[in-house]
RNA sequence: CGGGAUGUAGCGUAGCCUGGUAGCGCGCCUGCUUGGGGUGCAGGAGGUCCCGAGUUCGAAUCUCGGCAUCCCGA
Repeated sequence: CGGGAUGUAGCGUAGCCUGGUAGCGCGCCUGCUUGGGGUGCAGGAGGUCCCGAGUUCGAAUCUCGGCAUCCCGA
């Protein structure tokens, strides 16, 4: 320098192809249970979906540009 993959809650990850309420597990908070803790049960909080722009009634999803990490080639 060229090509490819990945980026979503504190951590891990699905959803993207085929645009239409942002999910799941762990963790966290509260309550019940316990002498206390753990387990179990019930409830809850937490997201600029890497950044910017465009298309569209509507974008995590499509298009363009950029950033970060990883892989391949030179």